[in-house]
Molecule: c-di-GMP-I riboswitch aptamer
Organism: uncultured Geobacteraceae bacterium
RNA sequence: CUCUGUAAAACGCAAAACCGGGGUGACCCGGUGACGCAAAGCCACGGGCCCGAUUAUAACGGGCAGCCGGGUUGCUGAA
Numbered sequence: 001c002u003c004u005g006u007a008a009a010a011c012g013c014a015a016a017a018c019c020g021g022g023g024u025g026a027c028c029c030g031g032u033g034a035c036g037c038a039a040a041g042c043c044a045c046g047g048g049c050c051c052g053a054u055u056a057u058a059a060c061g062g063g064c065a066g067c068c069g070g071g072u073u074g075c076u077g078a079a
Base pairs, nucleotide, nucleotide: 012037013036017032018031019030020029021028022027035066041072042071043070045069046068047067048064049063050062051061052060
């Protein structure tokens, strides 16, 4: 110097719940809040789950990135 590593430190994000709003719904937005998170930053590419319409399935449309995998950007760098 590079790589790995995750203690510590400085930051960051924000579950559930409640309030207001949007939506047929899953869910989303804002505020309060903080369960937790080394990417709990971003991306719907693969799997999965959820919703809609439908008698139902398939096909179709929508949602979940804090379900897993993958891609991409980023803080610190003790032992």